Small-subunit ribosomal RNA, 5' domain from an uncultured bacterium, 507 nucleotides, folded computationally. Its Rfam family is "Bacterial small subunit ribosomal RNA". Gene Ontology terms of the family: structural constituent of ribosome and ribosome.
Context: one part of a larger RNA
RNA sequence: AAUCAACGCCUGGCGGCGUGCCUAACACAUGCAAGUCGAACGCCUGGAGGGGAGCAAUCCCUGAAGGGAGUGGCGAACGGGUGAGUAACACGUGGGUGACCCGCCCUGGGGUGGGGAAUAACUUGGCGAAAGGCGAGCUAAGACCGCCUAAGCCCUGCAGGUCGAAGUGGAGGGGAAAGCCGGGUCAAACCGGCGCCGCAGGAGGGGCCCGCGGCCGAUUAGCUAGUUGGUAGGGUAAGGGCCUACCAAGGCGACGAUCGGUAGCCGGUCUGAGAGGACGGACGGCCACACUGGAACUGAGAGACGGUCCAGACUCCUACGGGAGGCAGCAGUGGGGAAUUUUGCGCAAUGGGGGAAACCCUGACGCAGCAACGCCGCGGGGGGAAGAAGGUUUUCGGAUUGUAAACUCCUGUCCGGGGGGAAAAGGAAGUGAUGGUACCCUUGGAGGAAGCCCCGGCUAACUCCGUGCCAGCAGCCGCGGUAAUACGGGGGGGGCGAGCGUUGUUC
Numbered sequence: 001a002a003u004c005a006a007c008g009c010c011u012g013g014c015g016g017c018g019u020g021c022c023u024a025a026c027a028c029a030u031g032c033a034a035g036u037c038g039a040a041c042g043c044c045u046g047g048a049g050g051g052g053a054g055c056a057a058u059c060c061c062u063g064a065a066g067g068g069a070g071u072g073g074c075g076a077a078c079g080g081g082u083g084a085g086u087a088a089c090a091c092g093u094g095g096g097u098g099a100c101c102c103g104c105c106c107u108g109g110g111g112u113g114g115g116g117a118a119u120a121a122c123u124u125g126g127c128g129a130a131a132g133g134c135g136a137g138c139u140a141a142g143a144c145c146g147c148c149u150a151a152g153c154c155c156u157g158c159a160g161g162u163c164g165a166a167g168u169g170g171a172g173g174g175g176a177a178a179g180c181c182g183g184g185u186c187a188a189a190c191c192g193g194c195g196c197c198g199c200a201g202g203a204g205g206g207g208c209c210c211g212c213g214g215c216c217g218a219u220u221a222g223c224u225a226g227u228u229g230g231u232a233g234g235g236u237a238a239g240g241g242c243c244u245a246c247c248a249a250g251g252c253g254a255c256g257a258u259c260g261g262u263a264g265c266c267g268g269u270c271u272g273a274g275a276g277g278a279c280g281g282a283c284g285g286c287c288a289c290a291c292u293g294g295a296a297c298u299g300a301g302a303g304a305c306g307g308u309c310c311a312g313a314c315u316c317c318u319a320c321g322g323g324a325g326g327c328a329g330c331a332g333u334g335g336g337g338a339a340u341u342u343u344g345c346g347c348a349a350u351g352g353g354g355g356a357a358a359c360c361c362u363g364a365c366g367c368a369g370c371a372a373c374g375c376c377g378c379g380g381g382g383g384g385a386a387g388a389a390g391g392u393u394u395u396c397g398g399a400u401u402g403u404a405a406a407c408u409c410c411u412g413u414c415c416g417g418g419g420g421g422a423a424a425a426g427g428a429a430g431u432g433a434u435g436g437u438a439c440c441c442u443u444g445g446a447g448g449a450a451g452c453c454c455c456g457g458c459u460a461a462c463u464c465c466g467u468g469c470c471a472g473c474a475g476c477c478g479c480g481g482u483a484a485u486a487c488g489g490g491g492g493g494g495g496c497g498a499g500c501g502u503u504g505u506u507c
Base pairs, nucleotide, nucleotide: 001506002505003504005503006502007501008500010499013378014377015376016375017374018373019371020370021336026334027333028332030331031330032329035074036073037072040071041070043068044067045066049062050061051060052059053058081289082288083287091213092212093211094210095209096208097207100206101205102204105202106201107200108199110197111196112195113147115145116144122137123136124135125134127132153174154173155172156171158169159168179194180193181192182191183190215261216260217259222252223251224250227249228248229247230246231245232244233243234242264286265285266284267283268279269278270277271276291312292311293310294309295308314325315324316323317322342368344367345366346365350364351362352361353360354359380410381409382408383407390401391400392399393398413449414448415444416443417442418441419440420439424434451496452495453494454493455492456477457476458475462491463490464489465488466487472479473478
């Protein structure tokens, strides 16, 4: 100098901006944190309104909005958390991919023809305490499955080309699709929009590979059997011992292999004149993890925090047969600890998902609350000597506290009362959680707002009393045994100031 700090039974007025479980990756009550689309689809409910019959009560038909679960689509792989593991191509940096992938978005060009069979919802019958599940029957679609057509797409082999598997030419085989809304029409045709299928390119994102770089221990010296390489095959979007079979016997290591310990990495942060050292909290990028271990499914993308399955530990429910759960999301609870906040408001803004849109969802985010945890700013001014009283001290003359106070004159930061009252919302209109906040005007009144540590030397600041190697102090040197500037108190002084000091840690 710095700090994600803590502590003192120390002190504490206001504001702005930040920051806030460093420990038990311990266990979690409760609420919320991922949905949305009726302009993909069938159904249930609902009944505004309309039509018909009848004298009427009433009955029949149709039926908008709204509500519900289900099929289907997109999202849920983002966003948010944590740092356990990891010494590794995890990260940083520079490259490679003739070894690769990509939903949504943009661009170019082409297509969108004709059929079929089911199934949930629903109805019904059983089972179960529940969670849930079974059988029978019905039904729709952009769900599912064939058929047609097709490329410069895919596969195979050929030519040419290349170091090589790029790109090119032609041959054989393979190989798509879906509709919805609006206008229009009697209904179509047709037009527009949004979609759907194939191909090529882009943008952006990712996979894989390589060079180099960044911890400690040799009181760890040898390590290795898919091990190292080859051939063939499998697998993947893709190269590869990634996997399998066979063959060979290799590969790494004192330039530190292997083993052990520690650790997420970086941009950066702190310190320092720098070189360097230490650190990686907040913010940004990457990685890893999601009760512990393992696995795959779906999908453009996951080996998936709020998905599935298996095993385990733990907790809960149970009719004892069997089930349910995973806060390292936001709050919050217990526990651990020296120690770390509200079970708040709002989607107004920014951003994200869905939707044609209206809009819905969003504990991301924007705000507010708590905490002197940090940084920054503010917290009065002039006059006033009989140098009052009181305190302390004294050589008893005085000295000092001290212009300090009283008293007087002003001012109005903060504060209290009253009134007004935002911007942040874009070129136009609507929309403000924050917030009746900031700010402005007016009014009251210095009023409600100063402490903490130190005063032997280092080190700025001295005396009196008490105590008597006691009680105590102390960062180092050291003080205290009868005059202690070093202990305790008083007076005085010094330093910093809403803080001050102590402790821990780093330079």